RNA sequence: UUGUGAAAAAGGCAAACCUCUCGAGAGAGUGGGACGCAAAGCCAUCGGCCCGGUAAUCAUGGGUGGCGGGGAUGCCCGA
Numbered sequence: 001u002u003g004u005g006a007a008a009a010a011g012g013c014a015a016a017c018c019u020c021u022c023g024a025g026a027g028a029g030u031g032g033g034a035c036g037c038a039a040a041g042c043c044a045u046c047g048g049c050c051c052g053g054u055a056a057u058c059a060u061g062g063g064u065g066g067c068g069g070g071g072a073u074g075c076c077c078g079a
Stems, first nucleotide, its partner, number of pairs: 001079003005076001012037002017032002020029003035066001042071002045069003048064005
């Protein structure tokens, strides 16, 4: 520098569900728990979805990175 990450190893994260807390809500956080994950680590920049808003749509505010792109970075392994 590179990878349809096959095999191995060191480690990492943690869905559903349950507990408590916060929020109008979507949802978030703590502890337990593991369905899975090679960026399931970071950034709401583009699109999607969800909540609020509207008579309805738009605008606009919020949420989601475990919905898909994009950006900068990174462990192990192979070449």
The prediction has a mean pLDDT of 81. Predicted 3D model of a 79-nucleotide RNA (c-di-GMP-I riboswitch aptamer) from a Desulfobacteraceae bacterium. Its Rfam family is "c-di-GMP-I riboswitch aptamer". Gene Ontology term of the family: cyclic-di-GMP binding. The RNAcentral record of the sequence draws on Rfam. The model forms 94% of the base pairs in the Rfam consensus.